RNA sequence: CGUGCGGGAGAGUCCCCGGCUGGCCCGGGGCGCCGAAGGGGCAAACUCCCCGGAACCUCUCAGGCGCAAAGGACCGCACG
Numbered sequence: 001c002g003u004g005c006g007g008g009a010g011a012g013u014c015c016c017c018g019g020c021u022g023g024c025c026c027g028g029g030g031c032g033c034c035g036a037a038g039g040g041g042c043a044a045a046c047u048c049c050c051c052g053g054a055a056c057c058u059c060u061c062a063g064g065c066g067c068a069a070a071g072g073a074c075c076g077c078a079c080g
Base pairs, nucleotide, nucleotide: 001080002079003078004077005076006075007074012031014030015029016028017027018026019025032065033064034063038061039059040058041057046052
């Protein structure tokens, strides 16, 4: 570093439209929100100077937020 298994958070069913008469259902749009896939940004030490220079910090491009599923930084075990 990789693979498998296990654990693993945060944030609206709020509004509008359509589907379909209804619904805590489905789809789309708007606003609001989250940060722990990914991505971007920066400190000090270090250095004669410059360059370089991290994140669970920060930005929110992406991603994610109404049940579930999926995803999931990070942690444990096993194997290569």